[in-house]
RNA sequence: CUGUCCGAGGGGCGCUGCAGCAGGUUUGACCUGUCAGGCUCGGAUGGGGCGUUGCCUGGCCUUCACUGGCUGGACACUAAACGCACAACGGCGCCCAUUCGCA
Numbered sequence: 001c002u003g004u005c006c007g008a009g010g011g012g013c014g015c016u017g018c019a020g021c022a023g024g025u026u027u028g029a030c031c032u033g034u035c036a037g038g039c040u041c042g043g044a045u046g047g048g049g050c051g052u053u054g055c056c057u058g059g060c061c062u063u064c065a066c067u068g069g070c071u072g073g074a075c076a077c078u079a080a081a082c083g084c085a086c087a088a089c090g091g092c093g094c095c096c097a098u099u100c101g102c103a
Base pairs, nucleotide, nucleotide: 001047002046003045004044005043006042007041008040009039010096011095012094013093014092015091018038020034021033022032023031024030037089051077053076054075056073057072058071059070060069061068
């Protein structure tokens, strides 16, 4: 950085319909149906990248010397604890709930 799963972002009703999905199609990308958490954050897990991290190893140079330097490859890892604060957004209309203020 990214895939999947789970959770959260207070709920309900109605309408339109893009993407997506399903089907059809005369293959023009059109028609029909469904369709307003598809977005963000958090957790788990997988993949990829970076790394002046750890260990092993190849090549070149160097040294009395696995001495030192450069470079390549494989494997692993890529945080933990404590404290404080806490989201933003999601077409249109209506209703409920919650919070604040006014009457």
Molecule: SAH (S-adenosyl-L-homocysteine) riboswitch aptamer
Organism: Pseudomonas jessenii